[in-house]
RNA sequence: UCUGCCGAGGAGCGCUGCAAGGUUCCCCCCAGGCUCGGCAAAUCCAAAUGUUUCAACCGCGCUCACCUAAC
Numbered sequence: 001u002c003u004g005c006c007g008a009g010g011a012g013c014g015c016u017g018c019a020a021g022g023u024u025c026c027c028c029c030c031a032g033g034c035u036c037g038g039c040a041a042a043u044c045c046a047a048a049u050g051u052u053u054c055a056a057c058c059g060c061g062c063u064c065a066c067c068u069a070a071c
Base pairs, nucleotide, nucleotide: 001042003040004039005038006037007036008035009034010064011063012062013061014060015059018033021028022027032057
């Protein structure tokens, strides 16, 4: 660095359907696909160790949760 899995970024419902996927090529499915951390394998690179600090975001609408003296 790429891929897969797991966890986290507070939740639920509805709508549209770009990418990805499926497909009988009409359609189906689809708004955590993003970021951070961990594990596994592969590739690449060269050095160490320690300390500190930790998130920033996420189409539209509605309803909660949290916060705020209240909105």

Background:
SAH (S-adenosyl-L-homocysteine) riboswitch aptamer from a Betaproteobacteria bacterium, 71 nucleotides, folded computationally. The organism belongs to Betaproteobacteria, within Bacteria. The coordinates come from a structure-prediction model, not an experiment, and the mean pLDDT is 75. Its Rfam family is "SAH (S-adenosyl-L-homocysteine) riboswitch aptamer". For this family Rfam cites "Riboswitches that sense S-adenosylhomocysteine and activate genes involved in coenzyme recycling" (Wang et al., Mol Cell, 2008). Rfam links the family to the GO terms regulation of gene expression and S-adenosylhomocysteine metabolic process.